A computed fold for a 73-nucleotide RNA from an Aggregatilineales bacterium, annotated as transfer RNA.
[in-house]
RNA sequence: GCCUCGAUAGCUCAGCUGGUAGAGCAAUGCACUGAAAAUGCAUGGGUCGCCGGUUCGAUCCCGGCUUGAGGCA
Numbered sequence: 001g002c003c004u005c006g007a008u009a010g011c012u013c014a015g016c017u018g019g020u021a022g023a024g025c026a027a028u029g030c031a032c033u034g035a036a037a038a039u040g041c042a043u044g045g046g047u048c049g050c051c052g053g054u055u056c057g058a059u060c061c062c063g064g065c066u067u068g069a070g071g072c073a
Base pairs, nucleotide, nucleotide: 001072002071003070004069005068006067007066010025011024012023013022019056027043028042029041030040031039049065050064051063052062053061
């Protein structure tokens, strides 16, 4: 320098080829307990890495950039 894959909640990750985003764990509150842990119920939490483009509409498609992993030279 070139190629491939990834970047989504605090963490680990889904999202079935465009229709306004979810799970588990974690956090908070309540119940339970003498008090905790465990368990049960409920709740909050996201400009989908950044900038543009296409579209009525983009996490998804296109271009560029940043960054991580791997490969070729």
Lineage of the source: Bacteria > Bacillati > Chloroflexota > Anaerolineae > Aggregatilineales.